Transfer RNA from a Candidatus Zixiibacteriota bacterium, 75 nucleotides, folded computationally. NCBI's taxonomy places the organism under Bacteria, Pseudomonadati, Candidatus Zixiibacteriota. RNAcentral records the identical sequence in 2 taxa. Rfam family: tRNA. It is annotated as a transfer RNA. The prediction has a mean pLDDT of 82. The sequence is in RNAcentral, with records from ENA and MGnify.
RNA sequence: GUCCCCAUCGUCCAGCCCGGUCCAGGACACCGCCCUUUCACGGCGGCGACACGAGUUCGAAUCUCGUUGGGGACG
Numbered sequence: 001g002u003c004c005c006c007a008u009c010g011u012c013c014a015g016c017c018c019g020g021u022c023c024a025g026g027a028c029a030c031c032g033c034c035c036u037u038u039c040a041c042g043g044c045g046g047c048g049a050c051a052c053g054a055g056u057u058c059g060a061a062u063c064u065c066g067u068u069g070g071g072g073a074c075g
Stems, first nucleotide, its partner, number of pairs: 001074007010028004020058001030046005051067005
C1' cells in the first nucleotide's frame, strides 16, 4: 500500500444475511421488595446499549459510502 473481518446495556452474547409492529431480547452483575433470626439460595420488579457522520427509503441496529478504533491475509 491492497484486501477481508469486527464494533450492540457495566460484562458476555443474540438479533443484521432476507429493513417493518408496541418497550432491540437473554445470561451474569448492580439496585429495591418478598422469603430467612441474619447471610446465602430462591421469587418478583427495576436499571441499562446499536462506535461516529452522511446517504437510500414511507421506515435503518440491519442496506450503501466515509471516518475512528481493533484483528487478520498478501506484498